[in-house]
RNA sequence: GGCCCCAUCGUCUAGUGGCUAGGACAGGCGGUUCUCAUCCGCCAAACAGGAGUCCGAUUCUCCUUGGGGCUA
Numbered sequence: 001g002g003c004c005c006c007a008u009c010g011u012c013u014a015g016u017g018g019c020u021a022g023g024a025c026a027g028g029c030g031g032u033u034c035u036c037a038u039c040c041g042c043c044a045a046a047c048a049g050g051a052g053u054c055c056g057a058u059u060c061u062c063c064u065u066g067g068g069g070c071u072a
Stems, first nucleotide, its partner, number of pairs: 001071007010025004018055001027043005048064005
């Protein structure tokens, strides 16, 4: 250089066109407890960037950026 794959809350992840973008852990608040832990409830937190297609894009297409793999 060529080809392929990946990028979603702090972390790990679900989501293959219309979801309020869901879950677990972690965090905060409260309940329970003499206290801590456990357990229960609640809260906050995310679609890498740009363009295109579409009535509608996290999802499809192209480019860029970053990561990984194969190959000369």
Transfer RNA from a Minisyncoccota bacterium, 72 nucleotides, folded computationally. Its Rfam family is "tRNA". By type it is a transfer RNA. Rfam links the family to the GO term triplet codon-amino acid adaptor activity. The RNAcentral record of the sequence draws on ENA and MGnify.